This is a predicted structure of a 76-nucleotide RNA (transfer RNA) from a Gammaproteobacteria bacterium.
RNA sequence: GCGCCUGUAGCUCAAUGGAUAGAGCAUUGGCCUUCUAAGCCAACGGUUGAAGGUUCGAAUCCUUCCAGGCGUGCCA
Numbered sequence: 001g002c003g004c005c006u007g008u009a010g011c012u013c014a015a016u017g018g019a020u021a022g023a024g025c026a027u028u029g030g031c032c033u034u035c036u037a038a039g040c041c042a043a044c045g046g047u048u049g050a051a052g053g054u055u056c057g058a059a060u061c062c063u064u065c066c067a068g069g070c071g072u073g074c075c076a
Stems, first nucleotide, its partner, number of pairs: 001072007010025004018056001027043005049065005
C1' cells in the first nucleotide's frame, strides 16, 4: 500500500429499514438482615465513531474519513 472485520450506556453485548435504542454487570438510593454479604425494588447512565447521501422512515443501506484488530504485498 491492498483486502477483510469491528466501533451502540462506565464495561460486556442485543436490537435482521418501522413509532419512544434495550439487557446483564457496575454506580447511587431504598427494602430486607443484629451486622455484612447475598437477595428484592427503583433511579442514574446514549451525538449508535465523524460527516454526507438514499428513504415516508436509518444503529441497520450507500460514500468518504477516523480509531482498533486480522491477513497479505513492495522497497531497503
The organism belongs to Gammaproteobacteria, within Bacteria. It was read from a public genome assembly. Rfam family: tRNA.